[in-house]
Context: one part of a larger RNA
RNA sequence: CUGGGCGUAAAGGGCGCGUAGGCGGCCGGAUAAGUCAGAUGUGAAAGUCCACGGCUCAACCGUGGAAGUGCAUUUGAAACUGUCAGGCUUGAGUAUCGGAGGGGAAAGUGGAAUUCCCGGUGUAGAGGUGAAAUUCGUAGAGAUCGGGAGGAACACCGGUGGCGAAGGCGACUCUCUGGACGAAUACUGACGCUGAGGCGCGAAAGCGUGGGGAGCAAACAGGAUUAGAUACCCUGGUAGUCCACGCCGUAAACGAUGUGAACUAGGGAUAGGGGGUGUUGAUCCCUCCUGUCCCGCAGCUAACGCAUUAAGUUCACCGCCUGGGGAGUACGGUCGCAAGAUUAAAACUC
Numbered sequence: 001c002u003g004g005g006c007g008u009a010a011a012g013g014g015c016g017c018g019u020a021g022g023c024g025g026c027c028g029g030a031u032a033a034g035u036c037a038g039a040u041g042u043g044a045a046a047g048u049c050c051a052c053g054g055c056u057c058a059a060c061c062g063u064g065g066a067a068g069u070g071c072a073u074u075u076g077a078a079a080c081u082g083u084c085a086g087g088c089u090u091g092a093g094u095a096u097c098g099g100a101g102g103g104g105a106a107a108g109u110g111g112a113a114u115u116c117c118c119g120g121u122g123u124a125g126a127g128g129u130g131a132a133a134u135u136c137g138u139a140g141a142g143a144u145c146g147g148g149a150g151g152a153a154c155a156c157c158g159g160u161g162g163c164g165a166a167g168g169c170g171a172c173u174c175u176c177u178g179g180a181c182g183a184a185u186a187c188u189g190a191c192g193c194u195g196a197g198g199c200g201c202g203a204a205a206g207c208g209u210g211g212g213g214a215g216c217a218a219a220c221a222g223g224a225u226u227a228g229a230u231a232c233c234c235u236g237g238u239a240g241u242c243c244a245c246g247c248c249g250u251a252a253a254c255g256a257u258g259u260g261a262a263c264u265a266g267g268g269a270u271a272g273g274g275g276g277u278g279u280u281g282a283u284c285c286c287u288c289c290u291g292u293c294c295c296g297c298a299g300c301u302a303a304c305g306c307a308u309u310a311a312g313u314u315c316a317c318c319g320c321c322u323g324g325g326g327a328g329u330a331c332g333g334u335c336g337c338a339a340g341a342u343u344a345a346a347a348c349u350c
Base pairs, nucleotide, nucleotide: 003322004321005320006319007304008303012318014201015200016199017198021194022193023192025088026087027086029084030083031082033081034080035077036076037075038074039073040072041071042070048066049065050064051063052062053061054060091191092188093187094186095185096183097182098181103177104176105175107173108172109171110154115149116148117147118146119145120144121143125136126135162169163168206247207246208245209244210243211242215241216240220236221235222234223233258317259316260315261314262313263312266295267294268293269292270291271290272289273288274287275286276285299306300305323350324349325348332343333342334341335340
């Protein structure tokens, strides 16, 4: 060759699109490359195995036979795989109708609140804490009323709920736009699955240029606490957080569970859509499809647990693991403005 694995022990790529490749539905026909069977040739000698024989035996040696997975040629078989041509509709897709949705992009609008500014009322405190102080305030603060400015986030609804491939998405309106779902027909006719490389997307932080800056807040300053306090607490406060464009490409990017398909008891809840009984007005009941959550049988599991949304039973393809440390490091390569990312050892040691 042909090990065993990947929820938590080492191990699922952050996610998608897709190239090569791998794999691929039903029916009959052809072919004979793979496959299977026969024949012929070849497969040196020695060695191995079997029989007999020679050295007194054996080792050793001689003679004969067998075996020789293989290769080539040739004859045949046609189930399976492949190939060729044809057909089919269940896989996949298209068209029609319908409702749901924080899916995405852009523009505009709104109210509550914080802060600041102006004005009125008004007077000695306010703020903060475990207690205080730093801080603000008689140059009139805090409180309260009116007006204005500006930025950011959208209470209630809100849900174990919805949408998205993932990251993620939540005020309202309009424009552009992607996907999924349901129903009933019609059409195409395997057009499919996966996917090394590749390409794209990718929270937060960070970076570049230019804006913006209310609140919050790394760094920083001060006040406390403390033996100390480069912290926790308090008062301030700059990057940043926001916008546009361009980088970065990482996360406990998690369901710590790759994608697709088939099969395998049930019960409950909920979201979207359809059908039916009844009311015929919604509610309610039964049922089908799609999604989400809880419980649970068989089975699986080291256990915990999973259990038709599998971690069960199988198939296809990809990724990954192989004792701990050294180390996700060094060196080299690639990428990046940088920070760094990615690929990825060894000595040594237990």

A computed fold for a 350-nucleotide part of an RNA from a Geobacteraceae bacterium, annotated as small-subunit ribosomal RNA, central domain. Rfam family: Bacterial small subunit ribosomal RNA. The prediction has a mean pLDDT of 90. Lineage of the source: Bacteria > Thermodesulfobacteriota > Desulfuromonadia > Geobacterales > Geobacteraceae.